[in-house]
RNA sequence: ACGCUGGCGGCAUGCCUAACACAUGCAAGUCGAACGCUAUUUAUAGAGUGGCGCACGGGUGAGUAACGCGUGGGAACCUGCCUUUUUCUGCGGGAUAACGGUUGGAAACGACCGCUAAUACCGCAUACGCCCUACGGGGGAAAGGUCCGCCGGAGAAAGAGGGGCCCGCGUCUGAUUAGCUAGUUGGUAGGGUAACGGCUUACCAAGGCGACGAUCAGUAGCUGGUCUGAGAGGAUGAUCAGCCACACUGGGACUGAGACACGGCCCAGACUCCUACGGGAGGCAGCAGUGGGGAAUAUUGGACAAUGGGGGCAACCCUGAUCCAGCAAUGCCGCGUGUGUGAUGAAGGCCUUAGGGUUGUAAAGCACUUUCACUGGUGAAGAUGAUGACGGUAACCAGAGAAGAAGCCCCGGCUAACUUCGUGCCAGCAGCCGCGGUAAUACGAAGGGGGCGAGCGUUGUUCGGAAUUACUGGGCGUAAAGGGCGCGUAGGUGGUCUUUUAAGUUAGGCGUGAAAUCCCCAGGCUCAACCUGGGAACUGCGCUUAAAACUGGAAGACUAGAAAACGGAAGAGGGUAGUGGAAUUCCCAGUGUAGAGGUGAAAUUCGUAGAUAUUGGGAAGAACACCAGUGGCGAAGGCGCUCUGCUGGGCCAUUACUGACGCUCAUGGACGAAAGCCAGGGGAGCGAAAGGGAUUAGAUACCCCUGUAGUCCUGGCCGUAAACGAUGAACACUAGGUGUCGGGGGAAUCGACCCCUUCGGUGUCGUAGCUAACGCGUUAAGUGUUCCGCCUGGGGAGUACGCACGCAAGUGUGAAACUCAAAGGAAUUGACGGGGGCCCGCACAAGCGGUGGAGUAUGUGGUUUAAUUCGAUGCAACGCGAAGAACCUUACCAGGGUUUGACAUCCUGCGAACCUCUUAGAAAUUUGAGGGUGCCUUCGGGAAUGCAGUGACAGGUGGUGCAUGGCUGUCGUCAGCUCGUGUCGUGAGAUGUUGGGUUAAGUCCCGCAACGAGCGCAACCCUCACUUUUAGUUGCCAUCAUUAAGUUGGGCACUCUGAAAGAACUGCCAGUGAUAAGCUGGAGGAAGGUGGGGAUGACGUCAAGUCCUCAUGGCCCUUACGUGUUGGGCUACACACGUGCUACAAUGGCAUUUACAAUAGGAAGCAAGAUGGCGACGUCAAGCAAAUCCUAAAAAGAUGCCUCAGUUCGGAUUGUACUCUGCAACUCGAGUACAUGAAGCUGGAAUUACUAGUAAUCGCGGAUCAGCGCGCCGCGGUGAAUACGUUCCCGGGUCUUGUACACACCGCCCGUCACACCAUGGGAGUUGGUUCUACCUUAAGGCAAGGUUUAAAACCCUUGACCACGGUAUAGUCAGCGACUGGGGUGAAGUCAUAACAAGGUAGCC
Repeated sequence: ACGCUGGCGGCAUGCCUAACACAUGCAAGUCGAACGCUAUUUAUAGAGUGGCGCACGGGUGAGUAACGCGUGGGAACCUGCCUUUUUCUGCGGGAUAACGGUUGGAAACGACCGCUAAUACCGCAUACGCCCUACGGGGGAAAGGUCCGCCGGAGAAAGAGGGGCCCGCGUCUGAUUAGCUAGUUGGUAGGGUAACGGCUUACCAAGGCGACGAUCAGUAGCUGGUCUGAGAGGAUGAUCAGCCACACUGGGACUGAGACACGGCCCAGACUCCUACGGGAGGCAGCAGUGGGGAAUAUUGGACAAUGGGGGCAACCCUGAUCCAGCAAUGCCGCGUGUGUGAUGAAGGCCUUAGGGUUGUAAAGCACUUUCACUGGUGAAGAUGAUGACGGUAACCAGAGAAGAAGCCCCGGCUAACUUCGUGCCAGCAGCCGCGGUAAUACGAAGGGGGCGAGCGUUGUUCGGAAUUACUGGGCGUAAAGGGCGCGUAGGUGGUCUUUUAAGUUAGGCGUGAAAUCCCCAGGCUCAACCUGGGAACUGCGCUUAAAACUGGAAGACUAGAAAACGGAAGAGGGUAGUGGAAUUCCCAGUGUAGAGGUGAAAUUCGUAGAUAUUGGGAAGAACACCAGUGGCGAAGGCGCUCUGCUGGGCCAUUACUGACGCUCAUGGACGAAAGCCAGGGGAGCGAAAGGGAUUAGAUACCCCUGUAGUCCUGGCCGUAAACGAUGAACACUAGGUGUCGGGGGAAUCGACCCCUUCGGUGUCGUAGCUAACGCGUUAAGUGUUCCGCCUGGGGAGUACGCACGCAAGUGUGAAACUCAAAGGAAUUGACGGGGGCCCGCACAAGCGGUGGAGUAUGUGGUUUAAUUCGAUGCAACGCGAAGAACCUUACCAGGGUUUGACAUCCUGCGAACCUCUUAGAAAUUUGAGGGUGCCUUCGGGAAUGCAGUGACAGGUGGUGCAUGGCUGUCGUCAGCUCGUGUCGUGAGAUGUUGGGUUAAGUCCCGCAACGAGCGCAACCCUCACUUUUAGUUGCCAUCAUUAAGUUGGGCACUCUGAAAGAACUGCCAGUGAUAAGCUGGAGGAAGGUGGGGAUGACGUCAAGUCCUCAUGGCCCUUACGUGUUGGGCUACACACGUGCUACAAUGGCAUUUACAAUAGGAAGCAAGAUGGCGACGUCAAGCAAAUCCUAAAAAGAUGCCUCAGUUCGGAUUGUACUCUGCAACUCGAGUACAUGAAGCUGGAAUUACUAGUAAUCGCGGAUCAGCGCGCCGCGGUGAAUACGUUCCCGGGUCUUGUACACACCGCCCGUCACACCAUGGGAGUUGGUUCUACCUUAAGGCAAGGUUUAAAACCCUUGACCACGGUAUAGUCAGCGACUGGGGUGAAGUCAUAACAAGGUAGCC
């Protein structure tokens, strides 16, 4: 300030913007005791002369970065009124306004003539202490009035108060402003001023200021103070007080004690007004007020009663200063809007699990009180004698009545306070994080709650928190930050001792530090705010006295720092001129023949004109293998064959000399890789650019073949690098161990070693300490001192502009607008890698059989349809939900019905229920008739059931599996997942669980700051394989008897069945291993190393699947999205896919023949047997609720025929005739017979199962089921091949590594282009502001000169220089606009590629 709201009082405050423009009124007058005149009521009034005042008070903050202000000092000054002291106040003179007359003008205002007074003006006299002086002298005053009290006047000296001037210190930002200055700095002389002074003029000198920031630019009144802060600081300069500046803009002087003057003058300019067009008038940044501007700031009020000011002897007059009142919740302070009681916890509202809870003692009701406000009455102080605007105010008394007086914001976290409804990424909220996509404590509303309260919120501003500019009190290895490196100037800083000084320093005293404010103590308004008194304080400055440790100054001395002399030894240190060999390429010659070269593979290329290869000879340039080493040297960059001479630095040892000479270093000037530039050489190899060949979707790349600049030398530029130890230099101190390089000493030895020790360098590990961690650690990133450089969120940007340097390239210096809420460091856990190690799995490999091709079955997609109900969709959907859609199922569609309902509970009425027949209809439904009267009873009725009615309700396979429970799939039967305590770490976390072995296994052993434990693994459970015991019927039959037959007697040995036990544990042996765990082999055994199979699925992942099994929260439908019914559909069909079946045939087909199983099922059932039918099947029918009877025939097998054909393979499709089930086989069942006889001759790319009783192959049974399967679930028969091995593909486990990923690689992420918006740079130019300089012109004005005049002057006239505004020109600087143009930023799901992060698929970066 704004929004909503608003009862009272006190005290304060109130144009922050346009120093924008102003209507109107008021804001400075007064004196008759200075003077004349006029008028009249004789006491006044009026204009004028004269005096004093108008320089105060009041306003504003434009300008000013300055002696402007603050503080403390200083000397060369002035001062009206006031105070004190002293002296004087004598004599003259001439004018003039008013006035009168004439006259000009519209007005403002004048002109001329004449008269007159003074405390107006002038002269003479006097004048000491006054002034000047060449010390002889010279000069200079006054005013009177009067009521006789007094008030004045002049000179001088002093005081007080006021003012002018000078100086030290302090006083904003910018260096992308580095040089500025000619009256400039100083001197002499003249002038000027109240006064010093370049203040001014002439001459002389050439100074003065500046990195301790001059000049320039921007901004700004300064201070006491105010706000904030623990303080130091930071911000600020309203009200009050001190100073300054200004008064429409610019310039100027006059008067005066004082002004260069807010309500005075002159000039110029802009603007406004009047005008008779000739000319005039004006200045609210005084008080009110108006317009304008703005988010925004008040009354055209009262009074001089008080305080103060001006004039006056005084009375008195004036005073928008001031004192009051008015307006404004603008701020601070105080008070009130009632108090007590009151539970059926009323009604209403809201919520609810429907019981209740809450609003809430809150209300009502009852009993009280009257502060404030209101009404009436009394009525101050402020006033020392008079005088009261405020004001009938404050205060006091009385009266009536709970009466007139509560809102605002918030309720996700921060931050006190929670629910319901509405809304559905919409509307909206938001200070930050963020909320809203159908269950929002965050939006809107309501109820409830919290906070403050006549206010409450919002916005803005400042300080704080922020140690986030760090003086107090920060940093620079990796987060922002050490200059590339040394030399060195200014500056900063500096060893030991003595003496001295007293600048810093310390202590005491004095002066000052205005008042107010702040603080403390008192006091006054009822309290408080507010006000008053006293004290303290004002951390500062100046003077003075004292001290002398430390720092500084002066003097003297010292040797431990530094420098130096002699003697040694090391070295890719630098530079110059030579020299050597190997290699490469080229040239010549010889031998020799078809290729060579190159790559992942190739090609371009070279070669029959002789390459490559090889031998000999020659030429050229560049670089120096081995030695060679975290070895050496150098300040850094950097330095490597060898030799010569020139030269720098460091080290060791000994010690004359000097005597702090040292350290660091802004500016400066040297050096400074590579690339690049200029000039001249040189050019073997390599090799940007360029060309060609490949690769690729493309390939302006990676790879290959050529190849120019360049790389080399000389001279000159450039001046940058991830110039890195990402670590500035110097000095001192603070444990060690162990390498290595260069010296010295000692001991020892024949000697080489070796040992001890000491300096200097260079590595590694490590203590204390430090560090965010990583790490550093006597070569510090530890502990300290000194100096320099640098940093302050990311991007924009090391960019733009400016300046400097450079031939250019570019380098140095170096912003802002805008935009984001992060960017970043170190470490942790995961996940991931076209990183690594180890290990496993029918994962690959080795095998065997399939799928993918055909026909068909079945599921899915798609399409179609009135409907083709719904769900499942990579692995982990697709013969899946569905263990079985003709009706039903059924959820879908069409038609026709129904509405308390097909189903549940409650209420009322009637009827037992129920059964039979019947009308209409496709049925649901409906019409009529008949039969039937049951059970319990307290005799009222009730139970069960049907019909009708009413409303609560039922009902929903409607939506949401992303609201859920439960269940399930998957990783995966993979070996993992965790916890307690302890320990380590600032912490996230780690350890344990890692390591060495071993295992199917986190299985076990050993080791270990871990020790234990849990869920998983294993075992315990079921089943198969062996044995024993027991029990033998329906099972079995060795022995005995018997029969057609285990048929029967008998028996239970065997088979088998049921039950219970035993059995296997690396137990035994050998080898191996570490003596362990274990592994390998063997023995025995039915079975051997988890014996085979099953059940069993850790923590978790996939918002995996399911609301259509069930359950369930919200939502939705309620004569329909419910329910019942008929018919249809789920069975459609160009096509695509998955899963099966049958085949393609001879390991086969057909016919014939005859053995051997197991599981399982059977009463609305299985059915022997007999019989009919070619057959499906029909008829009759024994047995069996089952170890008894039945299904039941097993099939592959064997024998014969077929002889390689679309067939005696294959059976689809179609026709006819039938069978069975069922209310009903048309859409739409299965089966049979006869006839028909399609595709198909082993299947592309690709893909799948399986490691042993397995694959393959053969049949049998069952669930569901009226009927229906090639599917599913089971059963047995026959019965293989292969596994070297773990490189590769897939999946998994574990350790480690990198990471810019964490929605976790299906991740992240870069750049161009296209589109939109935003700010910004350049830009031909154009517009405006401002500044300097030069010149022109020059108002007013003062100054100077001259003229005139006079006693002397003044006025007046002329001239000159100066000078505001103005004009011209050049230059600088700032800002606005600007076609076009450059990059930047931000935007939704755009385009192109994939540069970076993993070895990111060519390591990345500078």

Predicted 3D model of a 1406-nucleotide RNA (small-subunit ribosomal RNA) from an uncultured bacterium. Its Rfam family is "Bacterial small subunit ribosomal RNA". Its mean pLDDT, the model's own confidence on a scale to 100, is 85.